This record gives sequence, C1' cells and structure tokens, in this order.
RNA sequence: GCCGGAAUAGCUCAGCUGGUAGAGCAAUCGUCUCGUAAUCGAUAGGUCGCAGGUUCAAGUCCUGUUUCCGGCACCA
Repeated sequence: GCCGGAAUAGCUCAGCUGGUAGAGCAAUCGUCUCGUAAUCGAUAGGUCGCAGGUUCAAGUCCUGUUUCCGGCACCA
C1' cells in the first nucleotide's frame, strides 16, 4: 500500500430481504427472609464509532473517515 471482518445499553451480543431498537448479565426499587444471598416482579439506561448522501422512512443501502482484528504485498 491492497483486500476482508468488527464497532448497537455499564458488559456479552441479537436485530436475515430498509418500516422507526431488543435479549441475557449488571444497576435501582420492590417481593421473600430474623438477616444476607438466591427466587420472583417492576423500573431506568442507547447521537446504533464519526461525517455526509439516497429514501416518505436508514442499525440496515452508498461515499468518506477513525479505532481494532485477520490476510496479502513491499522493505534492511
């Protein structure tokens, strides 16, 4: 330098043909217990890496770019 992959909630991830964002764990509150944990219930939490574009509508499509991972090439 070229090619491919990943980036979504605090963490691990899902979201398959574009239709307006979810799960598990963690957190908070409650339940239960003499008490703690566990159980069970509820609640909160997201500029979908960043910037543009297309579209009535973008996590999803297109372009650029950042970080990480892998492969190839180059180089003393």